[in-house]
A computed fold for a 105-nucleotide RNA from Palleronia pontilimi, annotated as Guanidine-I riboswitch aptamer. The source organism's lineage runs through Bacteria, Pseudomonadota, Alphaproteobacteria, Rhodobacterales and Palleronia. The sequence was found by an Rfam model in a public genome assembly. Model confidence (mean pLDDT): 81 of 100.

């Protein structure tokens, strides 16, 4: 310098607004209020769990053969992470997407 297990999904939470609810006002089935704790709603690469997938060793079956190809099972791994501006974006917002991106180390 160069590459890697740098993949994915659910639940939920930190966090976010403000479609509906519900709550406040005004006054009436309307409007206005998130400078309203909440329920429904977004939602983390640097959060939590759970699961496939991956990554490695073992044993086991297949086929004329196997360290090598295709299956099955089985222990153990899945580290580390400093960061805008600026655009998207469901009603709107966001530690949400662009993004482990541009920079930095």
């Nucleotide at each position: 310098a160069u590459g890697c297990a740098g993949g994915g999904u659910g639940u939920u939470u930190a966090g976010g607004g403000u479609u509906c609810c519900g709550c406040c006002g005004c006054a009436u089935u309307g409007c206005g209020g998130g400078u309203c704790a909440g329920g429904u709603c977004c939602a983390a690469g640097a959060a939590a769990c759970a699961c496939c997938a991956c990554c490695c060793g073992g044993c086991c079956g297949g086929c004329a053969a196997a360290u090598u190809c295709c299956g099955g099972u089985u222990a153990g791994g899945c580290a580390c992470a400093c960061g805008g501006c600026g655009g998207g974006g469901c009603a709107a917002a966001a530690u949400c997407c662009c993004g482990g991106g541009a920079g930095a180390c």